A computed fold for an 80-nucleotide RNA from a Desulfuromonadales bacterium, annotated as c-di-GMP-I riboswitch aptamer. The source organism's lineage runs through Bacteria, Pseudomonadati, Thermodesulfobacteriota, Desulfuromonadia and Desulfuromonadales. The model forms 95% of the base pairs in the Rfam consensus. The sequence was found by an Rfam model in a public genome assembly.
[in-house]
RNA sequence: CUCCGAUAAGAGCAAAGCCGGGGUAACCCGGCGACGCAAAGCCACGGGUCCAGCAUCUGCUGGGUUGCCGGGUUGCCGAA
Numbered sequence: 001c002u003c004c005g006a007u008a009a010g011a012g013c014a015a016a017g018c019c020g021g022g023g024u025a026a027c028c029c030g031g032c033g034a035c036g037c038a039a040a041g042c043c044a045c046g047g048g049u050c051c052a053g054c055a056u057c058u059g060c061u062g063g064g065u066u067g068c069c070g071g072g073u074u075g076c077c078g079a080a
Stems, first nucleotide, its partner, number of pairs: 004078002012037002017032006035067001041073003045070003048065007
């Protein structure tokens, strides 16, 4: 340094729900909260899926989901 991921150590993030706000909606932001997470850090590139509109040729366009999967990229620690 790479692979790997411990009943290690020090950290980190934050599901559902509730409150407030934004949005037609999916969903997002902030606070409380903690289901869980070795990248649950980041990227919408591919696939899946959700919403809106148009079609009704089963597709097209726009938006969302990175905590659905794959991929890319950066990073803490150091047992076997």